[in-house]
Context: one part of a larger RNA
RNA sequence: GCCGGCGAGUUACCCUCUUUAGCAAGGUUAAGCCAGAAUUAGGCGGAGCCGGAGCGAAAGCGAGUCCGAAAGGGCGCUGUGUAUCUAAGUGAUACAUAAGAGUUAGAGGGGGUAGACCCGAAACUGUGUGAGCUAUUUAUGGCCAGGGUGAAGCAUGCCUAACCGCAUGUGGAGGCCCGAACGCACCAUUAGUGCAAAAAUGGGCGAUGAGCUGUGAAUAGGGGUGAAAUGCCAAUCGAACACAGAGAUAGCUGGUUCUCUCCGAAAUGCAUCUAGGUGCAGCGUCUUGCCAACGAAAUGUUGGGGGUAGAGCACUGGAUCGGCUAGGGGCCUUUGGGUUACCAAACCGAAUCAAACUCCGAAUACCGACAUAGGGGCAGGGCAGUGAGACGGCGAGUGCUAAGAUCCGUCGUCGAGAGGGAAACAACCCAGACCAUCAGCUAAGGUCCCAAAUUUUAGACUAAGUUGAAAAGGAAGUCCACUCGCAGAGACAACCAGGAGGUUGGCUUAGAAGCAGCCACCCUCUAAGGAGUGCGUAACAGCUCACUGGUCGAAUGUGAGAGGGCGCCGACAAUCCACCGGGGAUCAAGUCUAAAACCGAAGCUAUGGCUUUCCACUCUUAGGUGAGUGGGAGGGGUAGGAGAGCGUUCCGGAAGCCUGUGAAGCCGUACUGGAAAGAGCGGUGGAGGUAACGGAAGAGAGAAUGCCGGC
Numbered sequence: 001g002c003c004g005g006c007g008a009g010u011u012a013c014c015c016u017c018u019u020u021a022g023c024a025a026g027g028u029u030a031a032g033c034c035a036g037a038a039u040u041a042g043g044c045g046g047a048g049c050c051g052g053a054g055c056g057a058a059a060g061c062g063a064g065u066c067c068g069a070a071a072g073g074g075c076g077c078u079g080u081g082u083a084u085c086u087a088a089g090u091g092a093u094a095c096a097u098a099a100g101a102g103u104u105a106g107a108g109g110g111g112g113u114a115g116a117c118c119c120g121a122a123a124c125u126g127u128g129u130g131a132g133c134u135a136u137u138u139a140u141g142g143c144c145a146g147g148g149u150g151a152a153g154c155a156u157g158c159c160u161a162a163c164c165g166c167a168u169g170u171g172g173a174g175g176c177c178c179g180a181a182c183g184c185a186c187c188a189u190u191a192g193u194g195c196a197a198a199a200a201u202g203g204g205c206g207a208u209g210a211g212c213u214g215u216g217a218a219u220a221g222g223g224g225u226g227a228a229a230u231g232c233c234a235a236u237c238g239a240a241c242a243c244a245g246a247g248a249u250a251g252c253u254g255g256u257u258c259u260c261u262c263c264g265a266a267a268u269g270c271a272u273c274u275a276g277g278u279g280c281a282g283c284g285u286c287u288u289g290c291c292a293a294c295g296a297a298a299u300g301u302u303g304g305g306g307g308u309a310g311a312g313c314a315c316u317g318g319a320u321c322g323g324c325u326a327g328g329g330g331c332c333u334u335u336g337g338g339u340u341a342c343c344a345a346a347c348c349g350a351a352u353c354a355a356a357c358u359c360c361g362a363a364u365a366c367c368g369a370c371a372u373a374g375g376g377g378c379a380g381g382g383c384a385g386u387g388a389g390a391c392g393g394c395g396a397g398u399g400c401u402a403a404g405a406u407c408c409g410u411c412g413u414c415g416a417g418a419g420g421g422a423a424a425c426a427a428c429c430c431a432g433a434c435c436a437u438c439a440g441c442u443a444a445g446g447u448c449c450c451a452a453a454u455u456u457u458a459g460a461c462u463a464a465g466u467u468g469a470a471a472a473g474g475a476a477g478u479c480c481a482c483u484c485g486c487a488g489a490g491a492c493a494a495c496c497a498g499g500a501g502g503u504u505g506g507c508u509u510a511g512a513a514g515c516a517g518c519c520a521c522c523c524u525c526u527a528a529g530g531a532g533u534g535c536g537u538a539a540c541a542g543c544u545c546a547c548u549g550g551u552c553g554a555a556u557g558u559g560a561g562a563g564g565g566c567g568c569c570g571a572c573a574a575u576c577c578a579c580c581g582g583g584g585a586u587c588a589a590g591u592c593u594a595a596a597a598c599c600g601a602a603g604c605u606a607u608g609g610c611u612u613u614c615c616a617c618u619c620u621u622a623g624g625u626g627a628g629u630g631g632g633a634g635g636g637g638u639a640g641g642a643g644a645g646c647g648u649u650c651c652g653g654a655a656g657c658c659u660g661u662g663a664a665g666c667c668g669u670a671c672u673g674g675a676a677a678g679a680g681c682g683g684u685g686g687a688g689g690u691a692a693c694g695g696a697a698g699a700g701a702g703a704a705u706g707c708c709g710g711c
Stems, first nucleotide, its partner, number of pairs: 001711006011114013026050003032044003054061002064075004079097007117255002120252001124245006135219009144209001146178003149174001153170006182206003186203005221237001223233003230239001258645006268281005282386002284383008294375001298372007310360001311358002316354003320350004325344001327343002329340004389414007397406002419430003434609004439605003445599003448583003454596001456595006467585001473569002477566004482561006494551005500524003505519003530545001534543002610635010646700001648697005656690003665684005671678002
C1' cells in the first nucleotide's frame, strides 16, 4: 500500500412538542397482593401524581387577589366574531357562531442530567516501584610500565668574630615534566535502514592525584543529588516510572456507514474576558390557526419628507488679480508733515475652491393612497443551519484615485450551479440540468483548416503581420474633407547666369572687412541683390543662400496651415520559437459601414415517460380516505428541514412452508424495478433455510496519520 473483518446519536429517568389509542371534568395507578403460568398477559391495590382557580414573599383571602391612605396599577376571572351606542373603560346592548380539556399509555422530533455520536491531549491528584544506569556520600579493598627534573633537609669543604652565604655531594619533594596500562572525549574522517538507539579509525588530553576502579551501603519525585549544564535520578527529566481517580476536560482537529422525493439557507445586526465560541434577532423548513378575504413583490397614477449628484459663493473658511484705502515698512523732514515701482486688513470689481460651506438643487431610492395585474398574506408552535465569505459592476472612505489590498453601501454571480462561449480559466458573457430521442429553432460566440457553420454580398481603409500588449512625445506613412497662397503675363523643382556700389556701416577690438559681440539697418545703380542665410579666414579671401533674369512647360500643377480615419517610432528579462490556441491569412481569414444566410447550449420547441402540488369532475371512503381522468403551475442544489422506501440480524407467524429430486454461502448471467434492490437459470457447495403480515435492534463504511489479520 491493497484486500478482508471490526469501527461512531445509544440507554435510563425527567421536561417539552407532534402523532396514535383509551377515558374525559376528570384521567391514572406505584410498591405490594391474588390466582395462574414457560416470561409478557389477568384481577385487586386510589397511597400518590396531573387537571379542575387564582393572587400574594407569606400568614392568608378567593372570582378575585396583591401593592397602596387613596387614586390607581400588576396578575387573574365561560369563549370567539361582527355591528351599534358610547362618557373612549374590550363599558353596554344586539346578533351570529361555537363550546369549555385534561389525563394515562405507545411511537417519533428536541432539550436536561448522566462519559451521552466516536477516537485524540499536554496536564492534575492519590497509592506504590525504582540509585544493578547515573549524581553525591559512606565502609572496605584494588590499580598507576618506564624515563626525566632534582625542593626542603642533611653531610663535607670554603667563607665569617658569629649569623648569613657559596660550592660539591647526599636526599627524593611536587594537584612537577615525557610517556604505556587506565581514564577522558578536543579535532577530522568513516558510519548514519550503522558493527553500534552515540560506534570505528587516526590524531588529542590527564596519567601520585580535587586520580582511576571493584564490592557492600545511604539519599526518592511537592523529593534526591548536583566543582551548577536545569545536569543526572534505569536508552525517559523545567519535575521519573507503574497503576488508579478515568470514558479527566478538549468553545479544538479528524471521522460518522443504504436509496429516492419536496423545499432550501447563511457568512448580517446587537451583546459577549468576546472576536475561529455563544445568546437573541435576521434568513430555511415543517405544522396549526385566521383572513365572508389579502392585496405581498411588480407597473402606472397620485401625495409626501429630504439636502446627495450637480451647481453656487448669499453664510463659514481657503485661494488669485486689479482698484480703492486704514495700518505698517523705506526715504525726506522745519517733527507739523510729505513721499513711495514696498507689505497689507476692511471695502469694490473680476475670476475661483470646499467631506465636516449652502442662496439653490435633481435623477433614483424611501413612506402612504388608489388602480391594474397577481395568488397569496398574517400570526402561533416544532426542528434547524448560518453568524471566516469571495469576485465583478456602480457609489465612497483608507492606501499611492497601488494591490488578486482593506472597510462600508447597492446589484449580480460563485458559494450551493451543471451546460455553451472566453485556447486552458469558482466569481466575466450567454443560460438555470426531472428522464429519454441518430427531431427542430435560437443565445452568447462564431462560420479558411485543425473544428459545426459564408474562402457570403456591397463599399471603404490598413502594408504595420498592424491585427495578435503600453504612455508622454516624435515623424514629407497613407486616405478623406477643408482654409489660405503662387501659377500659361509661365508657378514649384532642376539647370545656366547675375547676386552690385557708398562700405572694411558705426562702435568694440591686436584684428572684427555681411557672418565674435553691441547699435543702427540707410542711400544708390538696378531685372535683382540683406549694412546679409549658412560654411569658411588670424583678419581678408573663397563657397553658398535670400532676391532677379533665362531654359523648360503643369489645365491642373505647386506650397503653407489646421481637422478626421487607419497605420510608424518610442518598445529591454531571465529554459528555443512563446503577447493570434496552432496552421496559416494581405481587394484579408485584419479594420470600419451596411446586408443576407448558416452554425451554435442540458435555453426554447416537438414526441413519449416519471413525479410534486393546486383546481374540476367521476368512482370510492367513517372522513379531501383512496383511486382515476382532464387542466394549471412545478421537479439545479451545500448546510439544513420534511416525506416515502430498500436491505441486514433476531422474535411472532411456524410442530406451518421449502430442502439430499440438493438449504445457506460462493461464482457466472443478456431478466425485473424509479433507487436502495429483487428474481430465474447454470455451476460450486453439502445441511440447513424461511413467505405474506407484524415486532425488536449490537441495523448498512471508503476515508478517522482508525483497530486486527492476510499478502
Predicted 3D model of a 711-nucleotide part of an RNA (large-subunit ribosomal RNA, domain II) from a Ktedonobacteraceae bacterium. NCBI's taxonomy places the organism under Bacteria, Bacillati, Chloroflexota, Ktedonobacteria, Ktedonobacteraceae. RNAcentral holds the full RNA, with entries from ENA.